[in-house]
Molecule: small-subunit ribosomal RNA
Organism: uncultured prokaryote
RNA sequence: AGAGUUUGAUCCUGGCUCAGAAUGAACGCUGGCGGCGUGCUUAACACAUGCAAGUCGAGCGAGAAAGGGGGCUUCGGCCCCUGAGUAAAGCGGCGCACGGGUGAGUAACGCGUGGGUAACCUGCCCCUCGGUGGGGGAUAACUGCUCGAAAGGGCAGCUAAUACCGCAUCCGACCCUCUGGUCCUUGGACCGCGAGGCUGAAAGCGGCGCAAGUCGCGCCGAGGGAUGGGCCCGCGUACCAUUAGCUAGUUGGUGGGGUAAAGGCCUACCAAGGCUUCGAUGGUUAGCUGGUCUGAGAGGAUGAUCAGCCACACUGGAACUGAGACACGGUCCAGACUCCUACGGGAGGCAGCAGUGGGGAAUUUUGCGCAAUGGGCGAAAGCCUGACGCAGCAACGCCGCGUGUGUGAUGAAGGCCUUCGGGUUGUAAAGCACUGACCAGAGGGAAGAACAACCGGGGGUUACGCCUCGGCCUGACGGUACCUCUGAAGAAAGCACUGGCUAACUCCGUGCCAGCAGCCGCGGUAAUACGGAGAGUGCAAGCGUUGUUCGGAAUCAUUGGGCGUAAAGGGCGUCUAGGUGGCCCGCCAAGUCAGAUGUGAAAUCCCUCGGCUCAACCGAGGACGUGCAUUUGAAACUGGCGGGCUUGAGUACUGGAGGGGGUAGCGGAAUUCCUGGUGUAGAGGUGAAAUUCGUAGAUAUCAGGAGGAACACCAGCGGCGAAGGCGGCUACCUGGACAGAUACUGACACUGAAGCGCGAAAGCAUGGGGAGCAAACAGGAUUAGAUACCCUGGUAGUCCAUGCCGUAAACGAUGAGUACUAGCUGUGGGGUCUUCUUAACGGAUUCCGUGCCGUAGCUAACGCAUUAAGUGCCCCGCCUGGGGAGUACGGCCGCAAGGCUAAAACUCAAAGGAAUUGACGGGGGCCCGCACAAGCGGCGGAGCAUGUUGCUUAAUUCGAGGCAACGCGAAGAACCUUACCUGGGUUUGACAUGUACGGAAAAGCCAUAGAGAUAUGGUGUCCUUCGGGGCCGUACACAGGUGGUGCAUGGCUGUCGUCAGCUCGUGUCGUGAGAUGUUGGGUUAAGUCCCGCAACGAGCGCAACCCUUAUCCUAUGUUGCCAGCGGGUAAUGCCGGGGACUCGUGGGAGACUGCCGGGGUCAACUCGGAGGAAGGUGGGGACGACGUCAAGUCAUCAUGCCCCUUAUGCCCAGGGCUGCAAACAUGCUACAAUGGCCGGUACAACGGGCUGCAACACCGCGAGGUGAAGCGAAUCCCAUAAAGCCGGUCUCAGUUCGGAUUGGAGUCUGCAACUCGACUCCAUGAAGUCGGAGUCGCUAGUAAUCCCGGAUCAGCAACGCCGGGGUGAAUACGUUCCCGGGCCUUGUACACACCGCCCGUCACACCACGAAAGUCGGCAACACCCGAAGUCUGUGGCCCAACCCUUCGGGGAGGGAGCAGCCGAAGGUGGGGUUGGCGAUUGGGGUGAAGUCGUAACAAGGUAGCC
Repeated sequence: AGAGUUUGAUCCUGGCUCAGAAUGAACGCUGGCGGCGUGCUUAACACAUGCAAGUCGAGCGAGAAAGGGGGCUUCGGCCCCUGAGUAAAGCGGCGCACGGGUGAGUAACGCGUGGGUAACCUGCCCCUCGGUGGGGGAUAACUGCUCGAAAGGGCAGCUAAUACCGCAUCCGACCCUCUGGUCCUUGGACCGCGAGGCUGAAAGCGGCGCAAGUCGCGCCGAGGGAUGGGCCCGCGUACCAUUAGCUAGUUGGUGGGGUAAAGGCCUACCAAGGCUUCGAUGGUUAGCUGGUCUGAGAGGAUGAUCAGCCACACUGGAACUGAGACACGGUCCAGACUCCUACGGGAGGCAGCAGUGGGGAAUUUUGCGCAAUGGGCGAAAGCCUGACGCAGCAACGCCGCGUGUGUGAUGAAGGCCUUCGGGUUGUAAAGCACUGACCAGAGGGAAGAACAACCGGGGGUUACGCCUCGGCCUGACGGUACCUCUGAAGAAAGCACUGGCUAACUCCGUGCCAGCAGCCGCGGUAAUACGGAGAGUGCAAGCGUUGUUCGGAAUCAUUGGGCGUAAAGGGCGUCUAGGUGGCCCGCCAAGUCAGAUGUGAAAUCCCUCGGCUCAACCGAGGACGUGCAUUUGAAACUGGCGGGCUUGAGUACUGGAGGGGGUAGCGGAAUUCCUGGUGUAGAGGUGAAAUUCGUAGAUAUCAGGAGGAACACCAGCGGCGAAGGCGGCUACCUGGACAGAUACUGACACUGAAGCGCGAAAGCAUGGGGAGCAAACAGGAUUAGAUACCCUGGUAGUCCAUGCCGUAAACGAUGAGUACUAGCUGUGGGGUCUUCUUAACGGAUUCCGUGCCGUAGCUAACGCAUUAAGUGCCCCGCCUGGGGAGUACGGCCGCAAGGCUAAAACUCAAAGGAAUUGACGGGGGCCCGCACAAGCGGCGGAGCAUGUUGCUUAAUUCGAGGCAACGCGAAGAACCUUACCUGGGUUUGACAUGUACGGAAAAGCCAUAGAGAUAUGGUGUCCUUCGGGGCCGUACACAGGUGGUGCAUGGCUGUCGUCAGCUCGUGUCGUGAGAUGUUGGGUUAAGUCCCGCAACGAGCGCAACCCUUAUCCUAUGUUGCCAGCGGGUAAUGCCGGGGACUCGUGGGAGACUGCCGGGGUCAACUCGGAGGAAGGUGGGGACGACGUCAAGUCAUCAUGCCCCUUAUGCCCAGGGCUGCAAACAUGCUACAAUGGCCGGUACAACGGGCUGCAACACCGCGAGGUGAAGCGAAUCCCAUAAAGCCGGUCUCAGUUCGGAUUGGAGUCUGCAACUCGACUCCAUGAAGUCGGAGUCGCUAGUAAUCCCGGAUCAGCAACGCCGGGGUGAAUACGUUCCCGGGCCUUGUACACACCGCCCGUCACACCACGAAAGUCGGCAACACCCGAAGUCUGUGGCCCAACCCUUCGGGGAGGGAGCAGCCGAAGGUGGGGUUGGCGAUUGGGGUGAAGUCGUAACAAGGUAGCC
């Protein structure tokens, strides 16, 4: 520090996710030791039991028992001493307000920070001053009686005090009155003067002393200190505005009360204030802080442990005591709960430490000790102390250590993988040598301890107390840490991960199953992603997972973001608050800056040093603490005050421009309607029609009239307005802008939350108006449907007036202002200058407005660019992933429609912007092709053949499936083939290799059984280098498979397509995908060539090179040829010869737009012509770019993996692949006269031939048979070519067409023609009379037509296929249309790419939410009722020791109980508020592999789309 994820790819925007750190954690697996920490985050739920606050006898009275000893005894017991002035209880004092727990409540002066208190208190402690005199009356305990189950009381009697009460004294202090001064200012401090009133005691306790007294501890008054606290103030301190108004003790005053103390704190009266958009009030949540976690920081989150503050103590209320409480282990009352009860009544409060139940994912021992530290009491010893110190439990965290070290290669065995060679686990192990942290045993053994008291010495005091030195004593942890010795490698490694992010890979299993998953995503038979294994990687006594926080996230942006199109500029104006603000001078010093001081607790963090062996941890010192306050200073900037200026702004004057606004009036054209005339059959409308109008006279046309609305041309990226918007003409009223020249004001400015106003269209209300147009509606069409598009009608509305509504893609999708930053060129308005005598025009210049282009710059790109989207400043508005949703609820507005404001649950891993390459378009342009058109012949109808589907079957083996499967694999299925079925057999196998052992020969032939395979028997006697080979049998490795996967593959093939394309290097452009080149202008069959050009070149394709064919030359001349010569025949190159010709085989020539002319850019090229056998690629073939279709083939072959192994292998017989309601494809033959039949007759080429072709002869009607020459073939044979030509016949008919079908008889091949061959002959003689919709081929030696040959092959279902030659046309105007293709361009929401994408209803399932009659709760407040405890007030005919008076009876002061009153918790009643749960039903929303209906959107999406 980043990474993954939207796309085919790219850049951007943007969300989601990951890597890090942390944790009071929990869960899973695992677990050796130690140190230091930490440990109910949930039920502030309920609690059994024990303990957690007592102490003081040196304040006081009283005072046991057990036990021990002694005595007496009637043996029952009694007495004395001791225990012991002890225990327990009581009065009194101090403490119990600390310490410990918890976080419920609290949004607050609660907390933090800094101040104030002149408005205060402070026990114990310290210092100082003064004092401590003299009296009195009670009362607990105790005793007796008594009530009660108990808890607890009641009455009477006795008694003490450091308990209680008067009195005296009184330096201060307090209060009142009078009176000065200084400093200061709320009731302050200091120095003073005088008077009055008020307030106190413990003569207590202890030591010493005979005492006096003295000392100590106490006590009282006063002052001061210290400590702790109370109260007040500034600032800071969560979220919601879908909480906007709140408030009657409320705000202030006066009097009074109250408090330690200011104060409406309380009360009476008076006034009417107080708070609030700088967020009052209300609601929700929450203890606050130091800190902690994270982060570079700023921040964000958090507030366990430790520390400070606050609050609370079962819930609510209340006071008492006290220095301090409204009191955790106190009191009273009420409530809920629990317990006890004799039912009358009582008791209780773990949020102290342990512990229990419960809740929960989850959090410990009912431990030891006061040895240390600290606290309470005490003079002290000491006692108490679940504070604390320790131990226990828990890997909960941090830190440290270990599980050995060295050596050890046959790289052991085993495992895993393997290309079978090996690799890896791996020096790892074993083995050998060693060490001893841990462990066990043994021994030693701390620090934490120093006090106090006591003893002794010294100092000091009259003496004690006191100070000092020494001694003695004290350890829970714990015989622990630590050290030494001995033994002993012995007991100690796991967890997660291994597709990318992210370090780490293989095998097996599984087969969209089981499962994984943080995101992207894996899994449908070869899964590095599931599960296991091996190996590896990472951490390590832990490792993972989950939750949470910060980070990454600049993803709320102060540091540090944005708003034209990604989310985002308010529809526009105006104005308030607020924010911001020109130039100069002076002053102030609020902001600002600098210094100083105080504070910012400690701990923590950081640095240094130190202590535990290190570290964690701990100690010491330093630094930091960005803040606040006070103070001193500075004066540039901001601000404030004062003064000035004119450039910002404004005012006055002059001038012109304008659809700016409002009101009134006027005008013509057109539509429609009405009246009349002319006139007749149609008009209208459409893609085509119809509805409609018209013989009752339409349409058309002429004249007249009525009425409403809108204003052609001018008219212009021209004008005006803030926006919406504004267009005939005239008048009136009126707003703004602009230019010019002066004068004036003197910053008066900019922006603008709220507020107010304006605001298209549609819509609403009332009243008018209504020509045209036209939602709704009706009809006609279209259509599968057509609630649409089209047509005919047509009502609201559109218009006017008034009032609402307040929204728009209200858009420049661009807020307003101001300043700065190249230009060029238009246009509207005004001014100046110029040419000139003037004007116009023109030119130059300037100000304002409005456009286009463009530099820098900016931008993700597109683009913007002085009219900024550039560069600054200032103010406002708005955004923060998509959907849900601009929706629900609430509120406000509206007559309504609806508007404004505006969520959440849930859900997704994206949604988006711009640009790129493709593909596509019922987009465009250009151009090709038998693509259409023009032609010729077919197919589709018939019969048959062949193939296919389907059906059937034991099997009808398998594959091929639009073009590009279907006379295809198959160029030969009767057996074989053959893969299928049935049955019979076989298991090292029909075939290959190897090893071991054994064997005899094997093959062949014959015979028997059998359907055969096979079995049995007989016969038979291979080669050899003598080792053996070959053969057979047995056993083992293995063979074998046309079994699966063509979606694991190679190879081969089809197709687009013989279409003209497909790319690369370098350069250049672009952030990039990519572009350029390859586009453009021409041209071509062609990316063919030329020209141009930021491209220059190159490659694969095209073309050419190759074969063939067409002409010629040449060489050669057999088996070919025969012109001339010769010979011969009935005839024939038959023979001699010949090379002329044909032909064959070689070699060459020829054609290149070379020549001429026209066009064209002086080009490429094209058109015409000449010559030529051939002319513009001469014809044909071979040849198929990058790629596409997961195209085809595992059944040609090869091959990975999987599967079968007495079978899915192998052998055999028979059957099947030939099965037949039906459908399709490809052909053949026909339907006839351009023909059939008969007879005669002419002319080929390619080929094939020895298990072969066969002449010829004979036989047969024929298929063929018999014999047989020749020929391994330019020699012989197949072999008569047929159409054609000549002649004859048939005469338009189901025929002398057509030949299917069937019967019969044969031939041939073959082991065998039944299933299931071909051919021949005789007989039979079906459909069919030219073929619907539709569809195919072909552009010349082509189509059409006619024969011939060959492969396969015993034969043949061949009419197929591959070749050959014969005869031999028609037509092409042209590119609008159909199909396919190429190039450029355009749009796109497509990219498995239009066979794409995608919308809505309906149906089903699930989920969350809203509404809902109602129903059940919570919370806070209000009104009233009742009213506990208690404070306060009042009070009488009750009661009372201290003091006063007294006649001693009593009275008074004062107090108490009682009663009454104010207040007052809980409770009750009532109507409301708010919030939540449930709710029949209902509404939309979301999600969900294959449901229904349509086709809305994306292309001109087929009616452009959208608001």